[in-house]
Context: one part of a larger RNA
Molecule: small-subunit ribosomal RNA, 3' major domain
Organism: uncultured bacterium
RNA sequence: UGACGGGGGCCCGCACAAGCGGUGGAGCAUGUGGUUUAAUUCGAUGCAACGCGAAGAACCUUACCUAGGCUUGACAUCUGCGGAACCUUCUGGAAACAGUUGGGUGCUUCGGGGAGCCGCAAGACAGGUGCUGCAUGGCUGUCGUCAGCUCGUGUCGUGAGAUGUUGGGUUAAGUCCCGCAACGAGCGCAACCCUUGUCUUUAAUUGCCAUCAUUCAGUUGGGCACUUUAGAGAUACUACCGGUGUUAAACCGGAGGAAGGUGGGGAUGACGUCAAGUCCUCAUGGCCUUUAUGCCUAGGGCUACACACGUGCUACAAUGGGUGGUACAAAGAGCAGCUAACUCGCGAGAGUACGCAAAUCUCAAAAAGCCAUCCUCAGUUCGGAUUGCAGUCUGCAACUCGACUGCAUGAAGUUGGAAUCGCUAGUAAUCGCGGAUCAGCAUGCCGCGGUGAAUACGUUCCCGGGCC
Numbered sequence: 001u002g003a004c005g006g007g008g009g010c011c012c013g014c015a016c017a018a019g020c021g022g023u024g025g026a027g028c029a030u031g032u033g034g035u036u037u038a039a040u041u042c043g044a045u046g047c048a049a050c051g052c053g054a055a056g057a058a059c060c061u062u063a064c065c066u067a068g069g070c071u072u073g074a075c076a077u078c079u080g081c082g083g084a085a086c087c088u089u090c091u092g093g094a095a096a097c098a099g100u101u102g103g104g105u106g107c108u109u110c111g112g113g114g115a116g117c118c119g120c121a122a123g124a125c126a127g128g129u130g131c132u133g134c135a136u137g138g139c140u141g142u143c144g145u146c147a148g149c150u151c152g153u154g155u156c157g158u159g160a161g162a163u164g165u166u167g168g169g170u171u172a173a174g175u176c177c178c179g180c181a182a183c184g185a186g187c188g189c190a191a192c193c194c195u196u197g198u199c200u201u202u203a204a205u206u207g208c209c210a211u212c213a214u215u216c217a218g219u220u221g222g223g224c225a226c227u228u229u230a231g232a233g234a235u236a237c238u239a240c241c242g243g244u245g246u247u248a249a250a251c252c253g254g255a256g257g258a259a260g261g262u263g264g265g266g267a268u269g270a271c272g273u274c275a276a277g278u279c280c281u282c283a284u285g286g287c288c289u290u291u292a293u294g295c296c297u298a299g300g301g302c303u304a305c306a307c308a309c310g311u312g313c314u315a316c317a318a319u320g321g322g323u324g325g326u327a328c329a330a331a332g333a334g335c336a337g338c339u340a341a342c343u344c345g346c347g348a349g350a351g352u353a354c355g356c357a358a359a360u361c362u363c364a365a366a367a368a369g370c371c372a373u374c375c376u377c378a379g380u381u382c383g384g385a386u387u388g389c390a391g392u393c394u395g396c397a398a399c400u401c402g403a404c405u406g407c408a409u410g411a412a413g414u415u416g417g418a419a420u421c422g423c424u425a426g427u428a429a430u431c432g433c434g435g436a437u438c439a440g441c442a443u444g445c446c447g448c449g450g451u452g453a454a455u456a457c458g459u460u461c462c463c464g465g466g467c468c
Stems, first nucleotide, its partner, number of pairs: 008468006015459002019423005026314008034305002042053002064300007073125001077124002079121005086103002090099003107114002127289002130287003136283002138278003141274001143272001148187006154163003167178003193266004198234007207224003212221002237260001240254005316416001320375007332363003337356002342351003382413001387408007429451007
């Protein structure tokens, strides 16, 4: 100078408290540990690993195992020789691959040759998801969107250092004010950026429809008022009033206003910490390997299962379940695509086929809701695991190991011990919809809207953090 204290003072945060809903019990999904295995590839391991890398393991992916093969190699550059490239038949084989038949002769300079591609040979070399994240770059997590971290000059101190940055107020904030041997400055804070909320204006198709016609229908004529869309602008600044305050900063109340004290949300992450994570994104030093730790192929494995843990989904029911009717979104995606309508099928789907590179067409039915009706508290008309049979779709191929449909089956489960998590408002809870990945596969992830609460006395205590 820091760090730490079951030292003190001040302050903050869903940190506690006050509330609401969960997890921990059940079944299943998924990840991990362990065990097993020829292999169950590797990494991540308190918070900050465990629905994590993986935005999608049947083959591929794939790095693992077994077996069969290759050795200048699957890929790059260079040298020599030959051939255009390329297409194709047959044999062996699980394929890789090996052998083999037929066709074919291009472009450019036209004189050899040259470019590109293929084959052969020799080596220089390639290759390595091999090791080291404790040799590294880059990227990322975390403390933490916490309010801090520093510098120049001056002053003080023998010096390490101090001062400034402490103090009195105030703030979300080292935010601002006052004071002060300090005076200034930088990185952070805030603002500038995006989005949402209000208004004005410009524009009016694919959007909209008040007035006038028209139609089953904004369908058509017509119009751009309204809605909406997307460009430009305006608006909020403690600006105004009152009070408190040190005549300050600021705080409290009020008016006006769509919005009031950072309006809501996002992006944005200081100096640094954890030798934190990543050599398997990529790059890279060193080491190791070179008929193998490289490469190709088939099959298997990553999907195993006495068990333990994390994260989720579905429930245990009547604020519910079934059936019929009926209403209202937003945000997205679409040509190797989304697919209307119609027909067939109980259904998953199939057939045929309109439209649409989309404010035009399609996905598309929003669901919870509302109305009517059945069930009447039961392991049930709750719950749907498991299993059998029959199917559909994708795809060379669903045995290991896909999703979905129909019929049958109908397990555990009657609200969950100790413990523990999230959330302060359009939030929690609950309801559905879309997208990325993707041939197929979503209870995960990322978004979107619908309905829509309760509680906060307070800071004694638990946890984390800031200042003295």